A computed fold for a 73-nucleotide RNA from a Eubacteriales Family XIII. Incertae Sedis bacterium, annotated as transfer RNA. Its mean pLDDT, the model's own confidence on a scale to 100, is 81. It matches the Rfam family "tRNA". By type it is a transfer RNA.
RNA sequence: GCUACCCUAGCUCAUUCGGUAGAGCAGCUGAUUCGUAAUCAGCAGGUGGCCGGUUCGAUUCCGGCGGGUAGCU
Numbered sequence: 001g002c003u004a005c006c007c008u009a010g011c012u013c014a015u016u017c018g019g020u021a022g023a024g025c026a027g028c029u030g031a032u033u034c035g036u037a038a039u040c041a042g043c044a045g046g047u048g049g050c051c052g053g054u055u056c057g058a059u060u061c062c063g064g065c066g067g068g069u070a071g072c073u
Base pairs, nucleotide, nucleotide: 001072002071003070004069005068006067007066010025011024012023013022019056027043028042029041030040031039049065050064051063052062053061
């Protein structure tokens, strides 16, 4: 330098053909316990890397930029 793939909650990851995003762990509250842990119930948490384009509508499609992984040279 070229090619492919990835970027979503604090972390690990889902979300198949476009219709306003979920889970596990972690966190908080409550129940249980003499207390802690464990367990159970609930709650909160995301401009979906950034900037544009298409569309009535974009995490999803297209382009550019940035970051990462792998391969080739």